Description
Predicted 3D model of a 74-nucleotide RNA (c-di-GMP-I riboswitch aptamer) from an uncultured Desulfobacteraceae bacterium.

């Protein structure tokens, strides 16, 4: 330096609900956990998914890259 990587910490945070915001997909905030070290962050490539349509959104916890970050025997 690079892979891989149990426990243990630490962060998030699913469905559901309740307010608000959007035609909408969806998304914010509080409640709440299904699960997770990258479920942090970047809409770049592919996939989806909505529309007032030919353009403009959406879903990074779908999959790839891309930055960054916690702990650590072996």
């Nucleotide at each position: 330096u690079u892979a891989a990587g149990a426990g243990a910490u630490a962060g998030c945070a699913a469905a559901c609900u309740c307010a608000c915001c959007a035609c909408a997909a969806g998304g914010u905030g509080g409640g709440g956990a299904c699960g997770g070290a990258a479920a942090a962050c970047c809409a770049u490539g592919g996939a989806u998914c909505u529309u007032a349509c030919c353009a403009a959104g959406u879903u990074u916890a779908c999959c790839a890259g891309g930055u960054u970050g916690c702990a650590a025997a072996u």
The sequence was found by an Rfam model in a public genome assembly.